[in-house]
RNA sequence: GCGUAGCUCAGCUGGUAGAGCAGUGGACUGUGGAUCCACGGGUCGCGGGUUCGAGUCCCGUCGC
Numbered sequence: 001g002c003g004u005a006g007c008u009c010a011g012c013u014g015g016u017a018g019a020g021c022a023g024u025g026g027a028c029u030g031u032g033g034a035u036c037c038a039c040g041g042g043u044c045g046c047g048g049g050u051u052c053g054a055g056u057c058c059c060g061u062c063g064c
C1' cells in the first nucleotide's frame, strides 16, 4: 500500500453499494455462436470506537 458480487475493479468532501465480464431466463437462429432485453447475486477481510448516519474517519487484529 491492498482486501468491496463468482472474476477484474470503481465508489468524489461520510448521506439508500455500482460497472464490466461471468451466471440465469427470454428474443433472435435449422442448432450453436454473436447480438439485444430482463433478472438474481454483497455482513464492503474480522472485532471495536466516533457520528443522526461509516465502504469512506479512528483503534486493534488477520491475510497478501
Base pairs, nucleotide, nucleotide: 001064002063003062006021007020008019009018015052023039024038025037026036027035045061046060047059048058049057
A computed fold for a 64-nucleotide RNA from an insect gut metagenome, annotated as transfer RNA. Its mean pLDDT, the model's own confidence on a scale to 100, is 81. It matches the Rfam family "tRNA". Rfam links the family to the GO term triplet codon-amino acid adaptor activity. The RNAcentral record of the sequence draws on MGnify.